[in-house]
Molecule: c-di-GMP-I riboswitch aptamer
Organism: Desulfofarcimen acetoxidans DSM 771
RNA sequence: AAACAGGAAGAGCAAACCUGGCGAAAGUCGGAGACACAAAGCUACAUGGUCUAAAAUGCAGACAAGUAUUACGACAGCCUGGCCGCCGUA
Repeated sequence: AAACAGGAAGAGCAAACCUGGCGAAAGUCGGAGACACAAAGCUACAUGGUCUAAAAUGCAGACAAGUAUUACGACAGCCUGGCCGCCGUA
């Protein structure tokens, strides 16, 4: 020390459910918990995609509510890309 379509042994991470907080929501942080993951590490100011719609605008309605569009919000455990990385091959 490249590369690997390898490895869940060691090490790592932590789905759902439950729970406390934040948030309009999507979701996120913490606790507990382990479905899985060979990058389920980071990157949303690399690309595509998905989710939400507070505010705004339009329509409608004039108790109150409704509906459509839309991200400056969110998702890396959706894909592709970039960077870093454990063991083995050694």